[in-house]
Molecule: small-subunit ribosomal RNA
Organism: metagenome
């Protein structure tokens, strides 16, 4: 740093995933040892029990027991002293407001950062003045008594104080009203002074000393500065939701009173009506905030455990005392809900402190130890408290560190995996053997944290009259350790006691075996599994990482995938439907000011840890500690003044006004005008009109269509017409006139930034829709006939309502599209056009230059995924608006507004998918387009499909009916021949090393023939007969027995080879270089032309070249040479008259070599080509005519049954022998053919002419025999020698149109061949029989010349069986205008949502089954408010009643009494919590029914899209 994943492949867009750190974690697996951390993220649920705040006898009064020892004693016991001035309680003082938890609340001056405070308080501490006088009256404990269950609560009475309460004195404090100075920031402040008020205290324990009184510590008041903690105000900054847009009556301000420490509507009264909000008021979710913590380059994001600061809170909620501090975690009253006691009358209680317990939960520790160490509170001080804290304990929960052992060791050992069986891997790994001693174990020794205080002693020094007392210092000595006998140091033995987990299909490093078979499983994404799974599962063997390792969950990263840094908007998601314009936001040129944005310097701050850096300290590190730093951030101040704000003066370049011309379907209204339709009204005139593809509904003899008159009506404006015009946009189209808009263009003056955009608002806004009247001619949803059709709610036709037109008056959406917002400015031409202007030129114009302003087309740069844009930018840049963030749910659901409605307008979730998409490129595909070919049609000749019948398939049967081939390209195909065999099936019988291979060990000598008996054979019994070779060891053949194996025509052609088939003998498939093109790809190979042909020329960013085609090859057609036996016989002789012979080598022929044919020649004609057309020449003419030959590949095309072959399956069988039967079945059906349905016949008689082939298990003459298959017999013949060999045809005759003298099936009798054997099941022969059938429906097949049609022959397979197959020849045509159209193929184009490629792709509804979700009659819960009643505690005010010790009057018998104030107690009043109640909002839960929405393997019905998708 990136990667996987849309697709046949490509670039792009865009989304999902993955590799990384991160964790207060959790889960599995698995575990040795330390350090140092951290350890209820849920129930602010509930809570036993034990601790967490007490201290102080130097502030005060009271004050015991037990026990110990004594003494008495009625033995019950009691006194004394000690215990002990203790324990305890209680008054008073400090504390208890802190530590210490928690994060529910709270979106706020809560918090965090700067500031204020001339509006404020502040114990305890520090420094400095100043005072501490003299007196009163109570009160708890305590004794006595009374209720109570308890808690508790009276009633009497005694007593203390540093407790309270008068009195004095008193400021420099405080209040009031002055006076001066001075100062500032408005209100004011500070100082100093004057006069009046007014207001305090408390002692204790020491030492001196008879006392008086001096004197110290600690305290007490009262003043002043600190310092320290609080309080309030203020500016910034600080989440989501506008489907929350208006809030707000103490509200906002004023006067003035109260309140408060303190300013303020903090309260109250009166008076004004403010006040707050799109710069987000209000509501509503959600939340503790940060210093920081994760992440990230970095700006960001996310988080707010620990640890540090602030707030908030202590069961809920209310309230106030007390105090320097509180509206008080562990205080107090009051209501609530909960637990708990209760004697039912009442009471207690609040772990979110430390432990722990239940419960919730995936999950979170010990009811430890110690106050040594730190801090805290309380005390003079000792010392007390002290679950803060300091250790320990539990937990692999997180960082770090360290071990599990080092070296040697190869017969590369065993085992195990894997094999090709040869080995190779585990793997120096182990074993051996030599060592070391970390850790753990075991002994020993043993730290540091300890400073303190306190006591003595000594010095010093302060107060002080004091050598007394004491504070402060310093120094000795003794004195304190939970942890813990730990760290850590030693010794000892001993490789002894410590490796696991996850991954190995690509991302991602790391491969094999087997098992299992879309099963079982995996899986972050993509995806693996359907019988050879590196993807499950297990074994081997690697890879990582390691006391961990994986999984989950979460946050950031990748993610430039919310885009400040740093994204986009024609086609991919994204420009508003168009204008106006408000608020914002941006803004032309000078000159001068100012300093607010800015920039610079300084100062302050930003606690501390943290993070970096350096240094240091634990053996190292993490971890701690010191010192230093940096960035932003806010204040303050001092400069600077380019820029941008602000002021101010200027300008004319942008922006308007004004003149004079110009164009134009621009808007409005009112007229007018013809053509076409239709309508009525006549004439005229007859049977049809209309409509289709083709038709039929429909109009007509009641006279239509068609023609002609006049005549109405309503809508609409041909031609002109044009990428012309005008408008913002939608839109505007005959013609006049009226009104009105906005643009150009020229010129000159004239305002002087007056602009530009545009959230909200406001108008405008096509068609269709909707309301009220109007008006309807044509057209037409809707409806209604008729067709089409399987089916037609369509498409087509005849009809036809609303609507289409007008008039107000509503809707407000379009593909409202240049799918492209507006405004400026800049950047290369060229050409049309339309509107002005100017030159120049003319008599004028034109044409032609230049210039504004529009509209197109083309193209450079540049841009862009590409396609394309391109001065009319999608190119550079500035301004501003609007919109985008994966597809689908869904433009839906709610909700709100708008509307008469229809409906729009704003606009989600949940749930699901991994793609969805843009542009292009390469196939293939069209009921797209062009060109071109083929026996493709077409034109022609025979067929097939109708019959019999052969033959093969299917289906059925069957014990089998063996198996295989299935459009074309299976079906007379494997099969070039199933009576048995064959043969693979079937049924009986039989055999296990086997019918067949090779090899071992061991027996025997055979082994076979022969004959006998069983049997259906196989086979079994039984008897006869029997070995060769030898170097004497044995070999060889055999049988029997053994063990390796054999053997399978079982299966998989979807594991293969190899061979076929097919497209197709169709021209085409392709590569190297180079160019283009980010890129798949493209060029080349496309054009123009030609051709059977990618054959050839030609042209061209292409230039070669390769398979292909052609050609070479064979055969055939002509000719020459050379050969001439068995062929040939033309001349010559002979002849039995057959080339027979004897010669001949010319002829045919044989079969081996040449020769020819090449568009070579000539004319034409193309482009002087390549070719084409004619013609001459030739046996043959443009690849003469046939074969063989099959390019790159398609089809998982066929074959495991020719054969080889992986794997799996079977082994006394799925092998292997026999018999018998089957493959020949038969109700149908298809395919190939065969004979026929007849006179181009049939039948008799007669006569003629081939060529391929084949023959010793063999072809077999001639000759006899049979009516004939055939038969006897053999001549010849190993073959150009012999044999097998035509037939249609030819000539005559007969049949004369009919089921026949046509056609032979079928059946009957009788026979022949060949086989061991013709029953199931051969093939002919012969008499007789004589079905169908009379030319074959849709449909469909071959064939273009020696072909088609006919007609015979051979030969393979074979004992026999050929209508089949391969071949051969013999007669021997017709037609082809052409390429519209069927089918099949080439090429080039085009669309495309197809790529398994149209046999494709894909869409609604229905049906099932599953998930979320919306309404819904209710029903249930929370939340926040609001009107009303009711009102506890308490604070405040008021009080006609009660109570009263200090003080004041009077009085007094001095005990007190009266009566006054204060004060308390009930009343009573405002507020006011819970509660009640009522009617509503809002949020959820859940409900019968209901709506769609997703998703699902194969379901139904259709066939909307995508090709002209068959009606774009």
């Nucleotide at each position: 740093a990136g990667a996987g994943u849309u697709u046949g492949a490509u670039c792009c867009u865009g989304g999902c995933u993955c590799a990384g750190g991160a964790c207060g974690a959790a889960c599995g697996c698995u575990g040795g040892c330390g350090g140092c951390g951290u350890g209820c993220u849920u129930a602010a649920u509930a809570c036993a029990u034990g601790c967490a705040a007490g201290u102080u006898g130097u502030a005060c009064g009271c004050g015991a027991a037990a026990g110990c020892a004594u003494c008495c004693u009625u033995c019950g016991g009691g006194g004394u002293g000690u215990u002990a001035g203790u324990a305890g309680a209680g008054u008073g003082g400090c504390g208890a407001a802190c530590u210490g938890g928690u994060g529910a609340g709270u979106a706020a001056c809560a918090c965090g950062u700067a500031a204020g405070u001339a509006a404020c308080c502040u114990g305890c501490c520090u420094c400095u003045g100043g005072a501490u006088g003299g007196g009163g009256g109570a009160u708890a404990a305590c004794c006595c008594u009374g209720c109570u269950a308890a808690c508790g609560c009276g009633g009497g009475g005694c007593u203390a104080a540093u407790a309270c309460c008068g009195c004095a004195u008193g400021a420099c404090g405080c209040a009031a009203c002055g006076a001066a100075u001075u100062c500032g920031c408005a209100u004011g402040g500070a100082u100093u002074u004057g006069u009046u008020g007014u207001u305090a205290a408390a002692g204790u324990c020491g030492g001196g000393g008879c006392a008086a009184c001096c004197u110290g510590a600690c305290g007490u008041c009262u003043g002043g500065a600190g310092a320290u903690g609080g309080a309030c105000u203020u500016g910034c900054g600080u989440c989501c939701c506008a489907u929350u847009a208006g809030c707000u009556u103490g509200u906002u301000g004023g006067u003035g009173a109260g309140g408060u420490a303190a300013c303020g509507g903090c309260u109250c009264a009166c008076c004004a009506a403010g006040g707050c909000g799109g710069c987000g008021a209000u509501g509503g979710g959600u939340a503790g905030c940060c210093g920081a913590c994760c992440u990230g380059a970095g700006a960001g994001g996310g988080u707010g455990a620990u640890c540090g600061g602030c707030c908030a809170c202590a069961c809920u909620g209310g309230g106030a005392c007390u105090g320097a501090g509180a509206u008080a975690c562990g205080g107090c009253c009051c209501a609530g809900a909960c637990u708990c006691c209760u004697a039912c009358g009442g009471g207690a209680g609040g772990c979110a402190g430390c432990a722990g317990u239940a419960a919730g939960g995936a999950a979170u520790a010990u009811u430890g130890c110690g106050c040594a160490a730190u801090g805290g509170c309380c005390g003079c001080a000792a010392g007390g408290c002290u679950g803060a804290c300091g250790c320990a304990g539990c937990a692999a929960c997180g960082c770090c560190g360290c071990g599990u052992g080092g070296g040697u060791g190869a017969u590369g050992a065993a085992g195990c995996u894997c094999u090709a069986c040869g080995g190779a891997g585990u793997g120096u790994a182990a074993a051996u053997c030599c060592c070391u001693g970390u850790u753990a174990g075991a002994g020993g020794g043993g730290a540091a944290g300890a400073a303190c205080u306190g006591u003595u002693u000594u010095a010093g020094u302060g107060u002080g009259a004091a050598u007394a007392a004491u504070u402060c210092u310093a120094a000795a000595a003794c004195u304190u350790g939970a942890c813990g006998g730990u760290a850590c140091c030693u010794u000892c033995a001993g490789a002894g006691a410590a490796a696991g987990c996850u991954c190995c299909g690509g991302c991602u490093a790391a491969c094999u075996c087997c098992g299992u078979g879309c099963c079982a499983g995996c899986a972050g994404c993509c995806g693996c599994g359907g019988u050879a799974a590196u993807a499950c599962g297990g074994g081997g063997g690697g890879a990582g990482c390691g006391a961990g390792c994986g999984u989950u969950g979460u946050c950031c990263g990748g993610a430039a995938u919310c885009a400040c840094u740093g994204g986009g908007c024609g086609u991919a998601a994204a420009g508003g439907g168009u204008g106006u314009g408000u608020a914002g936001g941006c803004g032309g040129a000078c000159u001068a000011g100012u300093a607010a944005g800015u920039c610079a310097g300084a100062a302050g701050u930003u606690u501390a840890a943290u993070c970096c850096a350096u240094c240091g300290g634990c053996u190292u590190a993490a971890c701690c500690g010191a010192u230093g730093a940096u960035c932003g951030g806010c204040u303050u101040u001092u400069g600077a003044a380019a820029c941008u704000g602000c002021c101010a003066g200027u300008c004319u370049a942008g922006a308007g006004u004004a003149u004079a011309g110009c164009a134009g379907a621009g808007g409005a209204a009112a007229g007018c005008g013809g053509a076409a339709u239709u309508c009525u009204a006549g004439g005229u005139g007859u049977a049809g009109c209309g409509g289709u593809g083709a038709a039929a509904u429909g109009c007509g003899u009641a006279g239509a269509u068609a023609u002609c008159u006049a005549g109405g009506a309503g809508a609409a404006c041909a031609c002109c017409a044009g990428u012309a015009g005008c408008g913002a946009a939608g839109g505007c189209g005959g013609u006049u006139u009226u009104c009105u808009g906005g643009g150009c263009u020229a010129u000159u003056a004239c305002u002087g930034a007056c602009g530009c955009u545009a959230a909200g608002g406001c108008a405008c806004g096509a068609a269709a829709g909707c309301g009220u009247g109007g008006g309807g001619a044509g057209c037409g949803a809707a409806c209604a006939g008729g067709a089409u059709u399987a089916g037609a709610u369509a498409c087509c036709c005849u009809g036809g309502u609303a609507g289409u037109c007008c008039a107000c008056g509503c809707c407000c959406u379009a593909a409202a599209c240049g799918a492209u917002g507006a405004a400026c400015a800049c950047u290369a031409g060229g050409u049309g056009u339309u509107g002005g202007g100017g030159g120049a030129u003319u008599c004028g114009a034109c044409c032609c230059c230049c210039u504004c302003a529009g509209u197109g087309c083309c193209g450079a740069a540049g841009c862009u995924a590409a396609c394309g844009c391109a001065u009319u930018a999608a190119g550079u840049g500035u301004u501003c608006c609007g919109c985008c963030u994966g597809g689908g749910g869904a433009g839906u659901a709610c909700g709100a507004u708008c509307g008469c409605a229809a409906g729009g307008u704003u606009g989600a979730a949940a749930c699901u998918c991994a793609a969805a998409g843009g542009a292009a490129u390469u196939g293939a595909c069209g009921g797209g387009g062009g060109c071109c070919c083929g026996c493709a049609c077409a034109a022609g000749c025979g067929g097939u499909g109708g019959a019999g019948c052969a033959u093969g398939u299917u289906g059925u049967u069957u014990a089998a009916u063996u198996c295989g081939a299935u459009g074309c390209a299976a079906c007379g195909c494997g099969a070039a021949g199933a009576a048995c065999c064959u043969u693979a099936c079937c049924u009986g019988g039989a055999c296990u090393u086997g019918a067949c291979a090779u090899g071992u060990u061991u027996a025997u000598g055979a082994c076979g023939u022969c004959c006998c008996g069983g049997g259906a054979a196989a086979c079994c019994g039984g008897g006869a007969u029997u070995c060769u070779c030898u170097u004497c060891g044995g070999a060889g053949c055999a049988u029997a027995a053994u063990c390796a194996c054999a053997g399978g025509u079982g299966c998989u052609g979807c594991a293969u080879g190899g061979c076929u088939g097919u497209c197709g003998u169709c021209a085409g498939c392709u590569c190297g270089u180079g160019u283009c093109g980010u890129g798949a790809g493209a060029u080349g190979u496309u054009g123009g032309g030609u051709u059977a042909a990618g054959u050839c020329c030609c042209g061209c960013a292409a230039c070669g070249a390769g398979c292909g085609c052609a050609a070479c090859c064979c055969c055939u057609a002509u000719c020459c040479u050379u050969a001439g036996u068995u062929a040939c016989c033309a001349u010559c002789a002979g002849u039995u008259c057959g080339g027979c012979u004897g010669g001949g080598g010319a002829c045919u022929c044989u079969a081996a070599g040449g020769a020819g044919g090449c568009u070579g020649c000539c004319g034409g004609u193309a482009a002087u080509a390549a070719g084409c057309c004619g013609g001459g020449g030739g046996a043959a003419g443009g690849u003469g005519g046939g074969g063989a030959u099959g390019a790159c590949g398609u089809c998982a095309a066929g074959u495991c049954a020719u054969c080889a072959u992986g794997g799996c399956c079977c082994u006394u069988a799925c092998g292997u022998c026999c018999a018998g039967g089957g493959c020949u079945a038969c109700a149908a059906a298809c395919g190939u053919g065969c004979u026929a349905c007849a006179a181009u016949g049939g039948c008799c008689a007669g006569a003629a002419c081939a060529a391929u082939g084949g023959g010793c298990u063999g072809c077999a003459a001639g000759a006899c025999c049979g009516u004939g298959a055939g038969g006897u017999g053999g001549a010849g013949c190993u073959a150009a020698u012999c044999c097998c060999u035509a037939a249609a045809u030819c000539u005559g005759g007969u049949c004369u149109c009919a089921g026949u003298u046509c056609g032979g099936a079928u059946u009957g009798a009788a026979g022949u061949c060949u086989g061991c054997a013709a029953c199931u099941c051969g093939a002919c022969u012969u008499c007789a029989u004589g079905a169908a059938g009379u030319u074959g429906g849709a449909a469909u097949c071959g064939c273009u010349a020696g072909u088609a049609a006919u007609c015979g022959c051979a030969g393979g397979u074979c004992a026999g069986c050929a209508c089949a197959c391969u071949g051969c020849g013999g007669u021997g045509a017709a037609u082809a205008c052409g390429u519209u159209c069927c089918c099949g193929g080439g090429c080039c184009u085009u669309g495309u949502a197809c790529a398994c490629a149209c046999c494709g792709c894909c869409c609604g509804u229905c049906a099932c089954g599953c998930c979320a979700u919306g309404g819904a009659a209710g029903u249930u819960g929370g939340u926040a408010g609001g009107g009303c009643c009711c009102g506890a505690a308490g604070u405040c005010g008021u009080u006609a009643g009660c109570c009263u010790a200090a003080c004041c009057u009077c009085g007094u018998u001095c005990g007190c009494g009266a009566g006054g104030g204060a004060g308390g107690c009930g009343g009573c009043g405002c507020c006011u919590a819970a509660g009640g109640u009522c009617a509503g909002a809002c949020c959820g839960a859940u409900a019968a029914c209901u709506g769609g929405g997703g998703c699902g393997a194969a379901g139904u019905c259709g066939g909307a899209a995508c090709a002209a998708g068959g009606u774009a």